About this RNA:
This is a predicted structure of a 105-nucleotide RNA (SAM riboswitch aptamer (S box leader)) from uncultured Mucispirillum sp. RNAcentral holds the sequence, with entries from MGnify. Model confidence (mean pLDDT): 81 of 100. Of the family's consensus pairs, 94% are formed in the model. The organism belongs to Mucispirillum, within Bacteria.
C1' cells in the first nucleotide's frame, strides 16, 4: 500500500492488582477484582483442506491434529459529507468517506 469482511457467534480457572473499552468528546466496565501474562475451553470459517463445475473463478463441506482471528455493549455510540426534516437550534432517520480492527497479497 491493495483487496476482502465487519447489526451473528463464543468464558471460565489460577496469577496479578488498578484500570480498560484504538484516538477525542460521550456513555459504560472494573476492587463482587481492570489491563498483561498462562492453563483449559468455546466461536467463527480469512488461508489452507474436501467435493462438484462451465476450473486463475463459483457454489458447497468439514472443523478433529495446518496458520491466523475472536469470546460485554452494532467496530459500545458520535466525529467529515451528503439526503430528509426544522422558523431556527437541538435530537432522532438514511446513504456514502475518513478512521480502526482481522485475514490475504
Nucleotide at each position: 500500500c491493495u483487496u476482502a469482511u465487519c447489526g451473528u457467534g463464543a468464558g471460565c480457572a489460577g496469577u496479578g492488582g488498578a484500570g480498560g473499552g484504538a484516538c477525542a468528546g460521550g456513555c459504560c466496565c472494573u476492587u463482587a477484582g481492570a489491563a498483561g501474562c498462562u492453563g483449559c475451553a468455546g466461536c467463527a470459517a480469512c488461508c489452507g483442506g474436501c467435493u462438484u463445475a462451465u476450473u486463475u473463478u463459483a457454489a458447497g463441506c468439514a472443523g478433529a491434529u495446518g496458520g491466523u482471528g475472536c469470546u460485554a455493549a452494532u467496530u459500545c455510540c458520535u466525529g467529515c459529507u451528503c439526503c430528509a426534516g426544522u422558523u431556527a437550534u437541538u435530537u432522532a432517520g438514511g446513504g456514502g468517506a475518513g478512521a480502526g480492527a482481522u485475514a490475504a497479497g